[in-house]
């Protein structure tokens, strides 16, 4: 430096393998997927097993090496080379192909075995080792595993998607596959799917299984398992056993990267990991130890399948956070009736354990194999030691639902599944304390399923709650009589086979236990054989009862046509006639001297048919009324002669369908939309009147709806009766046109059973049962919009949804109410007297003033009311001066001082300041005590709020006659009965009756007072008789009378009469008194959130040097106004002026006050009697008598204002009462409108009293004079019973509809736009199969040439290009659909307090 062997790595040929595994779920309604079969129509590498077998040659080309081109990816050109790469030949079958021949065997095409023939086609390769053998190869058979196609059957939503379909359906010849097929292609036929749902649109990866559920079902397919689909989007083939191929490959396309701009290169829905989006979802771990893959002869490689391991409380399941004793029931904290309760043996203390934790020692199975070989891992587990140490949270308490107290907050802040809390006492919010449940998890949120019998097969309903089609014929389609054979599809019953494995479910078993794994058994369906034969199919036969034909007769407003009639309107002529007619609640408009209405007579048009006429007839429904005649359809009875299940129902179709509508063409008396006019009304586009056209009638067409109603589909069968009518038929009786029973048919009422929420239905079911159709599934939006379809239109048929509420319905109860009805009360009306409302004055409101005019009372039922006495006071208001443990109550502690009086100064007083005088009771001498002052603490005080937190009281309905209950019965209940009915009363008073019998709160009586009486009793009362007295019951005397004031009778519908069943009622007698004698007390259950925190009491809330107390003044007493209630009046029935009579029932001591005297008089002076049947207040007055006044704004009326006065009181300006003298307003009987009052009462006239110092027209009494009217219950106003309707139930001051007007909200339309899918015609046309062509290229094989070793031609094959054909993606066109937007526009829905009306609910005011 060359050459050999082996080893090791990397590039290449060569093989096998990347078609398995491992993602994901877009397409896809399909044999995709389940299940069960076909394959005689197929394929299958490696692996198994049997038979045979490998002969003898030939060219090449990678790699490499030399150059070229590119940035690069990479490509070309020459030189050399091997092989189990490739190619001829040779051999060979039981392979294949041709033809023949046999035996069998299938359901069809057809299949299997055995044989004959044939120049027929047709393999092969080594490598390893010394060998033996192993491995690899080539033919061929079977096998076991995959694997293709092909068929029954099941499993989605819309019919507002109803027709689709040209290779489309078969046929025939080719082609093509491994194969079967219109799988392709030429001819050739016209077929082929569909209401059993084709076709289109929308939506999905099937399943095994998962949730739910008693099952029936209802949801769902994530994890593990099977299939199928896809590997950036679409298109294509290539290679291979096998893909049309997740980490191949060409094309197109979109998007990312690289570029030297010419090119190129990628595909996480593989494991981890980024990014974006999101309400969300993990580590760029280990490791091939084990399971399985895959190549390799092996060793071995490779392998985010896998095996671990981390992260997430995201499921499941087990575990712990500590056991035991521990009461003074601590301490805190919540609550309290202030006694306690309650956290709550819980804590603390004691005394033990050690799961878990910590630390230390040890330490596996899982490795199959003698031996190596663990990622998990020094991990599970196991032993010691330490230590109660480190380990609870969340949700909830209004009811459903298991659990309640305080604070806070005040329709706020909030809760809240549903109902619903929150507005000053909130178990419903917030927070505390306490309590319930579940727990390492709790709740919320969202799906699904239950409950939901709420779509119902199991397992609903349609009279009136939501729901029978308007009615009929009828097709499919369901279902269908009695009887005999047959068969075996349904239908049962057995065997076999499938029913993967996981899952479930029994069960036994392993992890200490579960969770988890393991092991054994089960099971509907399907398919394939045997079998049974009742029941339904199905064949074939017989019957007659279901249905129908025949005969013979019946009644009927059943249908079409056609003629004919008289009554009445209305017009027109003509007569008589002469002023109105017509309407209407009342009018008006209109008609009428140019003669209306009215009457006579004529005629002339249309339309409708009265009496009969009847819950009577027909008819399928709508509907069908004079009379005839013609033509038709059904009922019905009776006969039982024929046929022989011919039957029920009935989707879709056809048909008929009131009334109004609409075209066209006639006709048009009456009526009448619209329209005009008259009214009515706040309006009156109505309700009433006067006109009045369409229309209403006919013809011939459209239309198709009604509360087309029995709000009840049709059809058969069954289920107690009574009574009525219509038709019809049988028997019997019979004088009869007459009765009675039986039957049917149709049509009504009652009513058993039975059903119904009830109300009812009940042989005409709404009862029992089948069969068939149509319908319904909360109210509203809505019978609406789209959209189709039909229509001339108007409009019908079909028919959503978005949004939106908790209801909307039904049938009954009890109430109120009614411009429903019946009956009946009341001074309710009517009939009467007197009155307000009109003036002046009082008073009280309200308004308005004001510093303040405190406050409360407000339709009856507030307004002469709280107030039976606002000049201070009262007084609560207001200004202003004070006081702060207070003006007033308790209690304590410190201090001081008796207590108390008195005095001064300031001030308006309140109060502030200062002084003086006095000198209690006990002692243990310290000091206690009762008072008082002071300075503290507690607390006093509030006429401050709430009468919607309350008691209590009191108005009012209403002295109305009712309101209740206990047992009973009746209803499922709410309830009812009783209490309603007939009578009857002032009464639910009695009576009768009656599923009630009985009871209690009201009525009534019992109370008081009058009216009449007897009896007792007689001073202060009384005087008949007797006596005194001038006179006076003044005195003696009396108690007969009046009276007093106790105690009795008396009146009960008791007697007579009349009605009546009774109750009673109605008349008379007798009585003082007569039907409750007259008046008073007495106010039933309740109802007005009725009035009142200002009588009083009281919760809570708030004010404490003041929202509390005192004290001056002011104010409540104001004053354009409005209204309520007296009070004087306006005059002659009166006024004034003089004589003159006669009450009751009252009050009197800081009181009433006489005589007497003063004063015109109010009063005043005085003080006699009287605590009052003595005395006084105190003369009653109207009325008699007599006199004046003579109709005037007066001799009426007295307001007002002026002077003088009196009284009362601290004090009469603001602000009292009264007297004189003067002044002398409005007012001449009062609008609307409106009050009282039925007998000793209206009216009228006087007189007491409370209150009070003074003040009364008011208020409570009180007696004197003393009427007039009630026909009678139609009205109006309140009331009580019965009954009806009801949409009302905070209850008619109820309920409640529509426009507008204003917000939001979701939807139709909409000129267009945007944009998705999607069939269609044409234009282009990659890639690649396929065919054609290949003059252009090629080493093997033949043949021939030749100079034979190398070339050259021809053949065969092969193929570049090139040509068709088919072909994505693209592009143009007009089409369908689906969506988004889109000015305006249209209903709709909602929304404490907005406008206009007044339409529904009652007879709702016009049903």
């Nucleotide at each position: 430096g060359g050459g050999g062997a082996g080893u090791a790595u990397u590039a290449g040929c060569g093989g096998c393998g990347g078609a398995c595994g491992g993602g994901u779920g877009a397409g896809g309604a399909a044999c995709a997927c389940g299940u069960g079969g076909a394959u005689a129509a197929c394929c299958u590498a490696a692996c198994c097993a049997g038979a045979a077998g490998a002969u003898g040659g030939g060219g090449a080309u990678a790699g490499u090496c030399u150059c070229u081109g590119g940035a690069a990816a990479c490509a070309g050109a020459g030189g050399u080379u091997a092989a189990u790469a490739c190619c001829g030949a040779a051999u060979a079958a039981g392979c294949c192909c041709u033809u023949u021949g046999g035996u069998c065997c299938g359901c069809a095409u057809g299949g299997a075995c055995c044989g004959g023939a044939g120049c027929g086609g047709g393999a092969a390769a080594g490598g390893c080792g010394c060998a033996a053998g192993c491995c690899a190869c080539u033919u061929u058979u079977g096998g076991a595993g995959g694997g293709g196609u092909c068929c029954g059957c099941g499993g989605c939503g819309c019919a507002u998607u109803a027709g689709c379909u040209a290779g489309u359906u078969g046929g025939u010849g080719g082609g093509g596959u491994a194969a079967u097929g219109g799988c392709c292609u030429a001819c050739c036929a016209a077929g082929g799917c569909g209401a059993c749902g084709a076709u289109g649109c929308g939506u999905a990866g099937c399943c095994g299984g998962c949730c739910u559920g008693a099952g029936a079902g209802g949801g769902u397919g994530u994890a593990c398992g099977g299939c199928c689909a896809c590997a950036c989007u679409g298109g294509g083939a290539c290679u291979g056993a096998g893909a049309c191929a997740c980490g191949g490959c060409c094309c197109a396309g979109a998007c990312u990267c690289c570029u030297a701009c010419g090119g190129g290169a990628g595909g996480c829905a593989g494991c981890a990991g980024u990014a974006g989006g999101g309400a969300a979802u993990c580590u760029u771990c280990c490791g091939c130890a084990a399971u399985g893959g895959g190549c390799g002869c092996a060793a071995g490689c490779c392998u985010g399948a896998c095996g671990g391991a981390g992260c997430g409380a995201c499921g499941c399941c087990g575990c712990g956070u500590g056991a035991g004793u521990g009461a003074u029931g601590a301490c805190g904290g919540c609550c309290u009736u202030u006694g306690g309760g309650u956290u709550g043996u819980a804590a603390a203390a004691c005394u033990c354990u050690g799961u878990c934790c910590a630390u230390c020692g040890g330490g596996a199975a899982g490795a199959a194999u003698a031996a190596a070989u663990g990622a998990c891992g020094g991990u599970a587990c196991c032993g010691a030691u330490g230590a109660a140490g480190a380990a609870a949270g969340c949700c909830c308490c209004g009811g459903c639902u298991a659990a309640c107290u305080a604070c806070g907050u005040g329709c706020c802040a909030g809760c809240a599944g549903c109902c619903g809390c929150g507005g000053u006492a909130a178990u419903a919010c917030g927070u505390a304390g306490g309590g319930g449940g579940c727990a390492a998890g709790c709740g919320u949120u969202g799906u699904c399923c239950g409950g939901a019998a709420u779509c119902a097969u199991u397992g609903g309903g349609c009279g009136u709650a939501a729901a029978g089609g308007g009615c009929g014929c009828g097709u499919a389609g369901g279902c269908g009589g009695g009887u005999a054979c047959a068969u075996a599809g349904g239908u049962c019953g057995g065997a076999c086979g499938u029913g993967a494995a996981a899952g479930g479910c029994a069960u036994c078993g392993g992890c200490u236990c579960a969770a988890c794994c393991g092991g054994u058994g089960u099971a509907a369906g399907c398919g394939u054989c045997c079998g049974a034969a009742a029941c339904g199919g199905u064949g074939u036969g017989c019957c007659u009862u279901g249905a129908g034909u025949c005969c013979a007769g019946u009644a009927g407003a059943g249908g079409g046509a056609a003629g004919u009639g008289g009554a009445a309107u209305u017009u027109c002529u003509g007569g008589u006639g002469g002023a109105g007619c017509g309407g209407u609640g009342g009018a008006a408009u209109g008609c009428g001297u140019a003669g209306a209405u009215a009457u006579c007579a004529g005629a002339a048009g249309g339309a409708a048919c009265a009496c009969c006429g009847g819950u009577g007839g027909c008819g399928a429904a709508g509907g069908c009324g004079a009379c005839u005649u013609c033509c038709u359809g059904g009922a019905c009875u009776g006969g039982u002669a024929c046929u022989g299940a011919c039957g029920c129902u009935g989707a879709g179709g056809c048909g008929c369908g009131a009334a109004g509508g609409c075209g066209u063409g006639g006709g048009g008396a009456g009526c009448a939309a619209a329209c005009a006019g008259g009214a009515u009304u706040a309006g009156a586009u109505a309700c009433c009147c006067u006109g009045g056209u369409a229309g209403u009638c006919c013809a011939c067409g459209c239309a198709g709806u009604a509360a087309a109603c029995g709000a009840u589909g049709a059809g058969u069968g069954c289920u107690a009766g009574g009574u009525g009518u219509a038709g019809g038929g049988a028997u019997g009786c019979u004088u009869g046109a007459g009765c009675a029973u039986c039957u049917u048919u149709g049509u009504g009422c009652c009513g058993a059973a039975g059903g119904a929420a009830a109300c009812c239905c009940a042989u005409u079911a709404a009862g029992c049962a089948c069969u068939c159709c149509g319908c319904c599934u909360g109210g509203g939006g809505a019978g609406u919009a789209c959209g189709a379809c039909c229509g001339c239109a108007a409009g019908g048929u079909u028919g959503a949804a978005a949004c939106u509420c908790a209801a909307a319905g039904g049938a009954a109860u009890u109430g109120a109410c009614g411009g429903g009805g019946g009956c009946c009360c009341g001074c309710a009306c009517a009939a009467g007297c007197g009155g307000u409302g009109g003036a002046g004055c009082a008073u009280g409101u309200g308004g308005u003033u004001u510093a303040a005019u405190u406050c409360g009372a407000u339709g009856c039922a507030a307004c002469g009311c709280g107030a039976a006495a606002a000049a201070c006071c009262u007084u609560a208001c207001c200004a202003g001066g004070u006081c702060u443990u207070g003006a007033c109550a308790u209690a304590c502690u410190g201090c001081u001082g008796a207590a108390c009086a008195c005095g001064u100064c300031u001030g308006a007083a309140a109060g502030g300041g200062c002084g003086u005088g006095g000198g209690c009771c006990c002692u243990u001498c310290a000091g206690g005590g009762a008072c008082a002052g002071u300075a503290g603490u507690a607390c006093a005080g509030g006429u401050g709020g709430u009468g919607c937190a309350u008691g209590g009281u009191u108005g009012u309905c209403g002295u109305c006659a009712g309101c209740u209950c206990g047992u009973g019965u009746c209803g499922u209940g709410a309830g009812a009965u009783g209490u309603u009915g007939g009578g009857u009363u002032c009464a639910g008073u009695c009576c009768c009756g009656c599923a009630a019998c009985g009871a209690g709160c009201g009525c009534a009586a019992c109370c008081c007072u009058u009216a009449u009486u007897u009896u007792c009793a007689g001073u202060u009362g009384c005087c008949a008789g007797c006596a005194c007295u001038a006179a006076c019951g003044g005195u003696g005397g009396g108690c007969a009378c009046u009276c007093u004031g106790a105690a009795g009778a008396g009146a009960c519908a008791g007697c007579c009469g009349g009605c009546g069943a009774a109750a009673g009622c109605c008349g008379g007698a007798g009585g003082a008194a007569g039907g409750c004698g007259g008046g008073g007390a007495u106010g039933a259950c309740g109802u007005c959130a009725a009035a009142u925190c200002a009588u009083c009491a009281u919760g809570c809330c708030c004010c404490u040097u003041a929202u509390g107390u005192c004290c001056u003044g002011g104010g409540c007493u104001a004053c354009a106004c409005a209204c309520g209630u007296g009070c004087u009046a306006c005059a002659a029935u009166g006024g004034c002026c003089g004589u003159u009579a006669c009450a009751a029932a009252g009050g009197g001591a800081a009181g009433c006050g006489a005589g007497a005297c003063c004063g015109c008089g109010a009063g005043g002076u005085g003080g006699a009697g009287c605590g009052a049947a003595u005395c006084c207040c105190a003369u009653a007055a109207a009325g008699a008598c007599g006199g004046u006044c003579u109709u005037a704004g007066u001799u009426c009326g007295g307001a007002u204002c002026g002077c003088a006065g009196g009284c009362u009181g601290c004090a009469a300006c603001u602000c009292g009462c009264c007297u004189g003298c003067g002044u002398g307003a409005a007012g001449u009987c009062g609008g609307a409108a409106u009050c009282g009052c039925u007998a000793g009462u209206a009216a009228u006239c006087g007189c007491g009293g409370a209150u009070c110092a003074g003040c009364a027209u008011g208020c409570c009494g009180c007696g004197g004079u003393g009427a007039a009217u009630a026909c009678g219950u139609u009205c109006c106003c309140g009331g009580g019973c019965c009954u009806u309707g009801u949409a009302c139930a905070c209850a008619c001051c109820g309920c409640c509809c529509g426009u507008c007007a204003c917000a939001c909200c979701a939807c139709g339309a909409g000129a267009g736009u945007g944009g998705g899918c999607u069939a269609u015609a044409c234009c282009c046309g990659a890639a690649g199969u396929c065919g054609g062509u290949g003059c252009g290229g090629a080493a093997a094989c033949c043949c021939g040439g030749u100079u034979u070793u190398a070339c050259c031609g021809g053949g065969a094959u092969c193929u570049a290009g090139c040509c068709g054909c088919c072909g994505a993606a693209g592009g143009u066109g007009g089409g369908g659909u689906c969506u988004g937007c889109g000015a305006u526009u249209g209903g709709g829905g909602u929304g404490a307090a907005g406008u206009c009306g007044u339409a529904a609910c009652a007879a709702g005011g016009u049903a």
A computed fold for a 1407-nucleotide RNA from a metagenome, annotated as small-subunit ribosomal RNA. The RNAcentral record of the sequence draws on SILVA. Its mean pLDDT, the model's own confidence on a scale to 100, is 85. It matches the Rfam family "Bacterial small subunit ribosomal RNA".